[in-house]
Molecule: transfer RNA
Organism: Candidatus Woesearchaeota archaeon
RNA sequence: ACGGUCGUGGUCUAGUGGUAUGAUAGGAGCUUCCCAAGCUUUUGGUCCGGGUCCGAUUCCCGGCGACCGUA
Numbered sequence: 001a002c003g004g005u006c007g008u009g010g011u012c013u014a015g016u017g018g019u020a021u022g023a024u025a026g027g028a029g030c031u032u033c034c035c036a037a038g039c040u041u042u043u044g045g046u047c048c049g050g051g052u053c054c055g056a057u058u059c060c061c062g063g064c065g066a067c068c069g070u071a
Stems, first nucleotide, its partner, number of pairs: 001070007010024003018054001025043006047063005
């Protein structure tokens, strides 16, 4: 330099046109003599910009970053 794959809460992850799932973590409560465990509830997220579309995490273009490959 070129090509490929990927980018989702603090962390890991599902989803792939109709405002995002679960786990873990944090807060509050229940339980317990206390702790741990368990149960309930709550907080927090689509890498950035643009386009298409009634509607974009999803499709398209560009950028940034990570990893892999070729030279």